[in-house]
Molecule: SAM riboswitch aptamer (S box leader)
Organism: Ureibacillus massiliensis 4400831 = CIP 108448 = CCUG 49529
RNA sequence: CUCUUAUCCAGAGAGGCGGAGGGACUAGGCCCUGAGAUGCCCGGCAACCAGCGUGUUUUACGCAAAGGUGCUAAUUCCUACAGAUUCUAAUUAAGAUCUGAAAGAUAAGGG
Numbered sequence: 001c002u003c004u005u006a007u008c009c010a011g012a013g014a015g016g017c018g019g020a021g022g023g024a025c026u027a028g029g030c031c032c033u034g035a036g037a038u039g040c041c042c043g044g045c046a047a048c049c050a051g052c053g054u055g056u057u058u059u060a061c062g063c064a065a066a067g068g069u070g071c072u073a074a075u076u077c078c079u080a081c082a083g084a085u086u087c088u089a090a091u092u093a094a095g096a097u098c099u100g101a102a103a104g105a106u107a108a109g110g111g
Base pairs, nucleotide, nucleotide: 001111002110003109004108005107006106007105008104013042015041016040017039021032022031023030026080027079028078029077043072044071045070048068049067051063052062053061054060076103081100082099083098084097085096086095
C1' cells in the first nucleotide's frame, strides 16, 4: 500500500506542557478555539486481540483490565451517490424522514 471480516446514535478530566489554528481529503454548511483549541504527557473510557472461566466441531456467554491496540466536542459533526416514503391537483426538481452504497476510522487476519 492492498484484500477480507467486524464495529462506528453509548462512554471518557475545572490536570500539566505548549502557543495557533483545528474538526481526514474536495466542496458546501455548521461548529471548536488566546476564557488557550489541534497536538504531546498524565488521567480516564471502552473491551477488538491476547488472558481466565463455562460451553464447545464451530458459533457463543461471562470475568478481569497487569499485556498489544484504540478512543477521549458535536452520530464518522452534517450533506454529496442510489432507492423508498412524504409533501404537490399531477410530473420533475427542491425540502423532510428512512434505508442502502461510497469514502473514512479502528481492530483482527491475509497478501